[in-house]
Context: one part of a larger RNA
Molecule: small-subunit ribosomal RNA, central domain
Organism: wastewater metagenome
RNA sequence: UUGGGCGUAAAGCGCGCGCAGGCGGCUUUCUAAGUCCAUCUUAAAAGUGCGGGGCUUAACCCCGUGAUGGGAUGGAAACUGGGAAGCUGGAGUAUCGGAGAGGAAAGUGGAAUUCCUAGUGUAGCGGUGAAAUGCGUAGAUAUUAGGAGGAAUACCAGUGGCGAAGGCGACUUUCUGGACUUAUACUGACGCUGAGGAACGAAAGCGUGGGGAGCAAACAGGAUUAGAUACCCUGGUAGUCCACGCCGUAAACGAUGAGUGCUAGGUGUUGGGGGUCAAACCUCGGUGCCGCAGCUAACGCAUUAAGCACUCCGCCUGGGGAGUACGUACGCAAGUAUGAAACUC
Numbered sequence: 001u002u003g004g005g006c007g008u009a010a011a012g013c014g015c016g017c018g019c020a021g022g023c024g025g026c027u028u029u030c031u032a033a034g035u036c037c038a039u040c041u042u043a044a045a046a047g048u049g050c051g052g053g054g055c056u057u058a059a060c061c062c063c064g065u066g067a068u069g070g071g072a073u074g075g076a077a078a079c080u081g082g083g084a085a086g087c088u089g090g091a092g093u094a095u096c097g098g099a100g101a102g103g104a105a106a107g108u109g110g111a112a113u114u115c116c117u118a119g120u121g122u123a124g125c126g127g128u129g130a131a132a133u134g135c136g137u138a139g140a141u142a143u144u145a146g147g148a149g150g151a152a153u154a155c156c157a158g159u160g161g162c163g164a165a166g167g168c169g170a171c172u173u174u175c176u177g178g179a180c181u182u183a184u185a186c187u188g189a190c191g192c193u194g195a196g197g198a199a200c201g202a203a204a205g206c207g208u209g210g211g212g213a214g215c216a217a218a219c220a221g222g223a224u225u226a227g228a229u230a231c232c233c234u235g236g237u238a239g240u241c242c243a244c245g246c247c248g249u250a251a252a253c254g255a256u257g258a259g260u261g262c263u264a265g266g267u268g269u270u271g272g273g274g275g276u277c278a279a280a281c282c283u284c285g286g287u288g289c290c291g292c293a294g295c296u297a298a299c300g301c302a303u304u305a306a307g308c309a310c311u312c313c314g315c316c317u318g319g320g321g322a323g324u325a326c327g328u329a330c331g332c333a334a335g336u337a338u339g340a341a342a343c344u345c
Base pairs, nucleotide, nucleotide: 003317004316005315006314007299008298012313014200017197021193022192023191025087026086027085028084029083030082031081033080034079035076036075037074038073039072040071041070042069043068049065050064051063052062053061054060090190091187092186093185094184095183097180102176103175104174105173106172107171108170109153114148115147116146117145118144119143120142124135125134161168162167205246206245207244208243209242210241214240215239219235220234221233222232257312258311259310260309261308262307265290266289267288268287269286270285271284272283273282274281294301295300318345319344320343327338328337329336330335
């Protein structure tokens, strides 16, 4: 390479958008590029495949035939491609309706922690396995009243909801994206995937300027211990928060790429529609559990597939060396992306 694979053995890009490319619904008609048929021609011989023959056999030699490619002419029209015309089931648009922590900005509230001021009050508080460091007669802890400030939003809360993923949770307003149901009307294949590309992307980290209540890497002290650069305790700075800009990685996980069709059911829940006095029941879209066929090495998956098929992309090919070295690109840096070999088992 062919092939075989990618939930857990190596392997699905973190996620969507999308140029090129690949693939693409139904009907009629034309064409004849792909495709197929016939004839002619060409690809020296040898060699190779098959059948036969000659040296006693074999190697060896001889004969016939085949194999595949190119060209020309004539023909076929099912399929693929191309042209034309049409269709509505895929896709989309408009209208109605309800659901939602979807996003951005501004504003507002209550509980709690901390601090400040004042009152009451007196010797302890705090902390632990036990202690100590620490705080406190300069009046702490406790309690009452007032104030300041920052951060997070108890209950509701739910294998509940929304979002492409990351993620999103007090309330109000403004702006705004998407999905779903129902019934018609309209467009008429406008679709799927997507190398490059460019957008988004937790936490930590970085730059500039703010902010700083609580928590808390580093750090200091007290314990524990043989030691204790830890676990426990008392403190505590970056950071955590905001604005703008970078970084671009995670067990970014369902460890399961996207799309379409098909293949028993049962039972919860969520958003619609039909139905009903109310139900039962039926149906569409999500989200869970159980389970048949089938699949799987097993575990398990099972209409939300890891089943049966097709299309497109990404990726894997023994362990270590190594996600290292070198080069290149990006980055302020940290580093990220791409990514070997020698050697060794």